[in-house]
The RNA shown here (FMN riboswitch aptamer (RFN element)) has 140 nucleotides and comes from Spirochaeta africana. The model forms 100% of the base pairs in the Rfam consensus. The prediction has a mean pLDDT of 83. The source organism's lineage runs through Bacteria, Spirochaetia, Spirochaetales, Spirochaetaceae and Spirochaeta.

RNA sequence: GAUGAUUUUCAGGGCAUGGUGAGUCUUGUGUUGCAAGACAAUUCCAGACCGGCGGUUACAGCCCGCGACUCCCUACUCCAGGGGACUGAACUGGUGAAACUCCAGUGCCGACGGUACAGUCCGGACGGAAGAAAAUCGCA
Numbered sequence: 001g002a003u004g005a006u007u008u009u010c011a012g013g014g015c016a017u018g019g020u021g022a023g024u025c026u027u028g029u030g031u032u033g034c035a036a037g038a039c040a041a042u043u044c045c046a047g048a049c050c051g052g053c054g055g056u057u058a059c060a061g062c063c064c065g066c067g068a069c070u071c072c073c074u075a076c077u078c079c080a081g082g083g084g085a086c087u088g089a090a091c092u093g094g095u096g097a098a099a100c101u102c103c104a105g106u107g108c109c110g111a112c113g114g115u116a117c118a119g120u121c122c123g124g125a126c127g128g129a130a131g132a133a134a135a136u137c138g139c140a
Stems, first nucleotide, its partner, number of pairs: 001139001003138008017046003023039007048120002050110002052066004061108002070085005090106005112123003
């Protein structure tokens, strides 16, 4: 430092509050049940809250791309590995040389399995990983 290899470390946040009551239990009555009481959703309703990584004239969940989930092919004793598919969501106004990134306003999005229907709970996952930082040995 425009550079190569190896190794190490790190690498995701989030239901405050109110309502409803599927269902469960208890008691009474005494039956295809009924009544009362208790418990009961971070999933329903209202509302609240959250935002991985790189890039982009200026700060981005919703601009471009990457990663994660899922699926397929390949390989393997298994794992790791290689290739592919899939891959959500934004507008208006303002400032400015420059912003779909800032300010104002309004809106939208969020894998799979479990469970009362889940971006926020539990689980695969003490996993994997975009990538960030550092060390060592080289190279220039």